[in-house]
RNA sequence: AGGAAUAGUACAGCGGUAGUGCGGCGGUCUCCAAAACCGUUAACGGGGGUUCGAUUCCCUCUUCCUC
Numbered sequence: 001a002g003g004a005a006u007a008g009u010a011c012a013g014c015g016g017u018a019g020u021g022c023g024g025c026g027g028u029c030u031c032c033a034a035a036a037c038c039g040u041u042a043a044c045g046g047g048g049g050u051u052c053g054a055u056u057c058c059c060u061c062u063u064c065c066u067c
Stems, first nucleotide, its partner, number of pairs: 001066005008022004016052001023041006045061005
């Protein structure tokens, strides 16, 4: 100087209901299990500002990455 911080984990979401994969839990199926399918679980780093409305825009702090 630049980039990043969103669920247990990996990532989307660029002003108007916060989503997906994997994972966890329950179920269907099966002689049992796996796979598959259905349901469910759970999140925006802290503080302030702008706005009718902020995960999103601005300032600041913290942490991490790169140069």